[in-house]
Molecule: c-di-AMP riboswitch aptamer (ydaO/yuaA leader)
Organism: Chloroflexota bacterium
RNA sequence: ACAACUCACGUGCCGAAUCCACCGGCGACGGUGGAGCGGGGGAACCAACAACCUGGGGUGUAUUUCCGCGGGAGCGGAAUAGGUGACUCCCUCACCGAACCCGUCAGCUAACCCCGUAGGCGUAGGGAGAGGCGUG
Numbered sequence: 001a002c003a004a005c006u007c008a009c010g011u012g013c014c015g016a017a018u019c020c021a022c023c024g025g026c027g028a029c030g031g032u033g034g035a036g037c038g039g040g041g042g043a044a045c046c047a048a049c050a051a052c053c054u055g056g057g058g059u060g061u062a063u064u065u066c067c068g069c070g071g072g073a074g075c076g077g078a079a080u081a082g083g084u085g086a087c088u089c090c091c092u093c094a095c096c097g098a099a100c101c102c103g104u105c106a107g108c109u110a111a112c113c114c115c116g117u118a119g120g121c122g123u124a125g126g127g128a129g130a131g132g133c134g135u136g
Base pairs, nucleotide, nucleotide: 007136008135009134010133011132012121013120014119018035019034020033021032022031023030024029036117037116038115039114040113041112046107055105056102057101058100059099064079065078066077067076068075069074082096083095084094085093087129088128089127090126091125092124
C1' cells in the first nucleotide's frame, strides 16, 4: 500500500424533476447545449367497427358510489379502487384518495417527431431479513 472480516458512528422524504459544460451575475439565480430520467404523438400486424344518448383524450395513487345544501357553478359529509409512512416483507396504527392540460382530435405501434426536468415537505410502532457508501 492492497484485500478480507468484525465493531462503532454517519447516511433525509414524496415526485420523472438530477448531473455536466459554456455564457451572464457579488450572490440567489437566469440563458444555451448535452447526458440521465419521465411523458405524448406516430406504420405494418393485431384489435376495434351497427343505431341513439353522452364529445373524446392526456399527466397523476387520486377512481367509483351514496347522502345533504344550492337556481347554477359549486359546497359539505360518509365510504371506496388505488396510494404514502425514509432498503424490502409481514402485522398494527395514522394519513392521502388532489390538481391541471389538449380542444372535437389521438387503440397498439418500429423508424421518426415533440414535450417536461417543477413543486412540496420532516422520518409512526413491533417483528424478520438484506445491502451500498464514507470515517475510525